[in-house]
RNA sequence: GCCCAGGUAGCUUAGCCGGGAAGAGCGCGUGGCUGUUAACCACGAGGCCGUCGGUUCAAAUCCGACCCUGGGCG
Repeated sequence: GCCCAGGUAGCUUAGCCGGGAAGAGCGCGUGGCUGUUAACCACGAGGCCGUCGGUUCAAAUCCGACCCUGGGCG
């Protein structure tokens, strides 16, 4: 330098042939249960989707540039 994969909640991630005002598990908080803790049950907070632009009535999803991580080639 070129090619490929990925970047979504604190962590691991689903969604990515455009349209339901973005889901899950773990973790965290509150309550219940229990003699206590853990486990279990219920509820809740937390992300506007790597950044900037573009297309569109509408973009996490399509297009472009750039940044970051991993892998491959030279």
Transfer RNA from Candidatus Iainarchaeum sp., 74 nucleotides, folded computationally. It was read from a public genome assembly. Its mean pLDDT, the model's own confidence on a scale to 100, is 81.